[in-house]
Notes: The RNA shown here (Lysine riboswitch aptamer) has 164 nucleotides and comes from Caloramator sp. E03. It matches the Rfam family "Lysine riboswitch aptamer". On this family, see Grundy et al., Proc Natl Acad Sci U S A 2003: "The L box regulon: Lysine sensing by leader RNAs of bacterial lysine biosynthesis genes". The prediction has a mean pLDDT of 80. The RNAcentral record of the sequence draws on Rfam.
RNA sequence: ACCUCAAGUAGAGGUGCUGCAAUUAUGAGUAACCUGUGGAGCUGGCUGCAAAGAAGCAGGAGAAAGGAAUUGUGGCCGAAGGGGAUAGGUGCCAAACUAUCUAACCUGGCAUUAUGUAGAAUAUGCAUAAUGCUGUCACCUUUUGGUGGAGAGCUACAGGGGUU
Numbered sequence: 001a002c003c004u005c006a007a008g009u010a011g012a013g014g015u016g017c018u019g020c021a022a023u024u025a026u027g028a029g030u031a032a033c034c035u036g037u038g039g040a041g042c043u044g045g046c047u048g049c050a051a052a053g054a055a056g057c058a059g060g061a062g063a064a065a066g067g068a069a070u071u072g073u074g075g076c077c078g079a080a081g082g083g084g085a086u087a088g089g090u091g092c093c094a095a096a097c098u099a100u101c102u103a104a105c106c107u108g109g110c111a112u113u114a115u116g117u118a119g120a121a122u123a124u125g126c127a128u129a130a131u132g133c134u135g136u137c138a139c140c141u142u143u144u145g146g147u148g149g150a151g152a153g154c155u156a157c158a159g160g161g162g163u164u
Stems, first nucleotide, its partner, number of pairs: 001163005008157004014077001016076009033060005041049002044093003080107003083102006108134011136149005
């Protein structure tokens, strides 16, 4: 000097990721409830509810959860998210949701658009695709730049082993 091992230690990307708390709006003049009318349906499916009165209509009175924004605070840079598995959760099944595990299956990060899905929602989350911006490494290039790869990566430092 080079190669390799241990996911070593410390860092970087940027509208970076994520937890908790408070406040605010939305949810919504909605649901449940009461009165009148009405007269046989309601429910994602089964069950169940319903003439001791369903759906609908009118009036009265009238919530909440999840999700979101802002502020504060904490942990971080496979941060985290998805997929998968297990368990919970309702009368049961499913969907949504919660918890745990998962480097080995996928995604470097962000934004916009489209489709799908969850949702009250044109908010927002998640997935896929396209386009653009951005960081990193490799190769090419006279320069400007171009092409490609993936986070078990990249940079710096130190340690073990090997080669010269």